[in-house]
RNA sequence: CCUCGAUAAAGGCAAACCACCUGCAAGGGUGGGACGCAAAGCCAUGGGCCCUUCCCGACUCCGCGAAGUCGGUGGGCCGCCAGGCUGCCGAA
Numbered sequence: 001c002c003u004c005g006a007u008a009a010a011g012g013c014a015a016a017c018c019a020c021c022u023g024c025a026a027g028g029g030u031g032g033g034a035c036g037c038a039a040a041g042c043c044a045u046g047g048g049c050c051c052u053u054c055c056c057g058a059c060u061c062c063g064c065g066a067a068g069u070c071g072g073u074g075g076g077c078c079g080c081c082a083g084g085c086u087g088c089c090g091a092a
Stems, first nucleotide, its partner, number of pairs: 004090002012037002017032006035079001041085003045082003048077004055072006
C1' cells in the first nucleotide's frame, strides 16, 4: 500500500413511528426517535421499484361533455443491485 473488517478505540449516520412544513403524488425538509449501517458519505450513469396534477398519443366507454386503461412526458428512491468519486480506525 492492497485485500479485509474485530464483542477494539474515537467519532459518525439514522429505518419504522410521531409532530410540523412542503409537493397532485411518489417523495422531501426540520425536530423527536433508533431498526439497522464500515461507506447508511457523495453522484440517478445502467438495471430495478414507485409516482405522475397539468400536457401529448392510442384504445375503451359515451348523444355531447366527462370518465377509464395503457403508453409517452416529467419526477422520486443511492437504507434495492451494479458502476463512478471520496473517506475515519487497524486486531486477525
A computed fold for a 92-nucleotide RNA from a Planctomycetota bacterium, annotated as c-di-GMP-I riboswitch aptamer. Rfam family: c-di-GMP-I riboswitch aptamer. Rfam describes the family as follows. GEMM was predicted in a large-scale screen for bacterial structured RNA regulatory elements. The prediction has a mean pLDDT of 87.